About this RNA: Predicted 3D model of RNase P RNA and transfer RNA as a complex of 456 nucleotides. The coordinates come from a structure-prediction model, not an experiment, and the mean pLDDT is 78. Rfam match: Bacterial RNase P class A. Rfam classes the family as a ribozyme.
[in-house]
RNA sequence: UGAGCGUGAAAGACAAUCGCUGACGGUGUUAGCCGUUUGAGGAAAGUCCGGGCUCCAUAGGGCAGUGUGCUGGAUAACGUCCAGCGGGGGUGACCCUAGGGAAAGUGUCAUAGAAAAGGAAACCGCCUGCUAAAGAGUUGUCAUUGUAUGAUAGUUCCUUAACCGGGUAAGGGUGGAAAGGUGCGGUAAGAGCGCACCAGCAGUCAGGUGACUGGCUGGCUUGAUAAACCCCACAUGGAGCAAGACCGAAUAGGGAAGGAUAUGAAGUGGCCCGCUGACCUUCCGGGUGUGUCGCUAGAGUUGUCAGGUAACUGGCAAUCCAGAUAAAUGAUUGUCGCCGCGCAAGCGGAACAGAACUCGGCUUAUUGAUCACUCAUAAU
RNA sequence: GCUGACAUAGCACAGUUGGUAGUGCAUCGGAUUCGUAACCCGAAGGUCGCCAGUUCGAUCCUGGCUGUCAGCACCA
Repeated sequence: UGAGCGUGAAAGACAAUCGCUGACGGUGUUAGCCGUUUGAGGAAAGUCCGGGCUCCAUAGGGCAGUGUGCUGGAUAACGUCCAGCGGGGGUGACCCUAGGGAAAGUGUCAUAGAAAAGGAAACCGCCUGCUAAAGAGUUGUCAUUGUAUGAUAGUUCCUUAACCGGGUAAGGGUGGAAAGGUGCGGUAAGAGCGCACCAGCAGUCAGGUGACUGGCUGGCUUGAUAAACCCCACAUGGAGCAAGACCGAAUAGGGAAGGAUAUGAAGUGGCCCGCUGACCUUCCGGGUGUGUCGCUAGAGUUGUCAGGUAACUGGCAAUCCAGAUAAAUGAUUGUCGCCGCGCAAGCGGAACAGAACUCGGCUUAUUGAUCACUCAUAAU
Repeated sequence: GCUGACAUAGCACAGUUGGUAGUGCAUCGGAUUCGUAACCCGAAGGUCGCCAGUUCGAUCCUGGCUGUCAGCACCA
C1' cells in the first nucleotide's frame, strides 16, 4: 500500500430569529396572552421471542396442542447472552452450526439400477455341477500295400460353446446413497472368512463439574431422513392499554332471523373436570366524551469501587431525562468542525429513519471513522 | 396501536404422506364459412413474491424480508 477479519462507540457543535407539545408561574369573567423550563432512536421499524402490568377464580387438575433440545453458567424471563465441547469451512485473523433419540415402532428414499433396506436381490462378469455333443490325448479290437492310416468300442485331475441348476456383491455399470476402507493371506471363485492399520460400536481405566478427550480390551459392522409421524426430557392457562377502572351524557333500554336454557347459557379463543350462575350469535337501525385515570421514578441513567475469564452481579454517590390523542418534537440564517472538487476565492455534500403502556433481546435498514488482528507485496 | 390471513401463466383459481405444476377464460396457429363469431383440433405462455436453511431432491417443511387484504372503541 492492497485485500480481509473482529470489537466497542459516535450519529456534528454553538448562537440568533420565528413556530409547536407538556409542566410551572403570572394575568384575565371566559377565550386567550406573557414569562421560565422541557421535548425521539440505535434502530423509535418488523411485531419475531421473552418479562412487568391489567382482566378473566389469588390461574386450579387432566388430556390434547405448541415450543425448546451438546455442556456449564448469566438473567425477572427467553428461542437471548457469556465461556467451553463436538462437527464443518477458510492459507489465516476468524466464521457457521434447530447439535437429544434412527439396535421402541411406523412411513419415505422419485428416475436410473440386478438390488434401496428382514442382509432381500444375480443384468454383465467370475467359479462350479448335471446332461448331451464336438475336438484333443490315450487304450483295446478289426481291416490294409504294415514303425503308418482308417473304422469301431471304451476312457479322461484335458479343452470349447449352449440349456438348466448352484455359489459369489471382489470387478463393470446405475445412483445423492450399494451394506465399513486399504493391503496381505485365503478360496473352485469370492466374502471380516483370517490378519495388520484406519473409521465406527460396546465395555473398562484415567483426566475433566460436564459436553468430551486419551489409553486398553472385545466381538466383528449397525444406510439416510425426526425443520416426516413419533419417543424422551424440560417449559407452557388465555387475552392484550382498542387490556382494564372511574365519572357523566344521550337515545328507540329498539326490530328481524337463528341458537341455547338450572338435565347448565356465558365467562373459558380445543375438550373434560372444577369455580361463578342466565342469556348468546348474525343482520338492520339508534346514541355518546374523540372525557379522566391507567401514563411514565424505572429490572431507570451517569460516575466510581469491588467480585467474576466473561455474560453479569453487588455497594456508594449523583441525577430526573417526551408523555401527545389526528397526534408537538420544526424551519431559516451565521460561525466553527468533517468529507469531496478547486491554485485560490469559493461551490457542493452529510445516511437509515419519527415515540404512542413499558422493559430485555433478536432480526432487518443505514453513514463515515477508531482500535486490535490476519494475509499478500514493497522498503528499512 | 393490537391481531389474523394471503401471494401459483395476462385474469380468476386448483394443487398434501416433499419426487418432471394443472383447470377455465384470454392469446396464437389450423380447420369451418362468401366473411365474422361460436363450435372443433393444436400450440405457446410459470424464477410457484424475494433471500437463506433442512433434505439426494422444496409450490409444499423452517427462518428472515417485501407486498396485499381483513377484523378490533364505548352504551343500550